[in-house]
Molecule: transfer RNA
Organism: Candidatus Pacearchaeota archaeon CG1_02_31_27
RNA sequence: GCUCGCAUGGUGCAACGGUUAACAUUCAGCCCUGUCACGGCUGCGAACCGGGUUCGAAUCCCGGUGCGGGCG
Numbered sequence: 001g002c003u004c005g006c007a008u009g010g011u012g013c014a015a016c017g018g019u020u021a022a023c024a025u026u027c028a029g030c031c032c033u034g035u036c037a038c039g040g041c042u043g044c045g046a047a048c049c050g051g052g053u054u055c056g057a058a059u060c061c062c063g064g065u066g067c068g069g070g071c072g
Base pairs, nucleotide, nucleotide: 001071002070003069004068005067006066007065010025011024012023018055027043028042029041030040031039048064049063050062051061052060
């Protein structure tokens, strides 16, 4: 230099163009227990950036940034 993939709560990981963005874990509260642990319930917390397409974009397109793989 070329090319492919990825970017979503603190962390991990899903999601036909239309839901309240799911789940696990962490954290907080409650229940349970003689106490802790385990377990149960509830809650807080997220779309890398800028444009475009569309009635509607986490999702499709273009550019950028970062990370990873391959080629040179």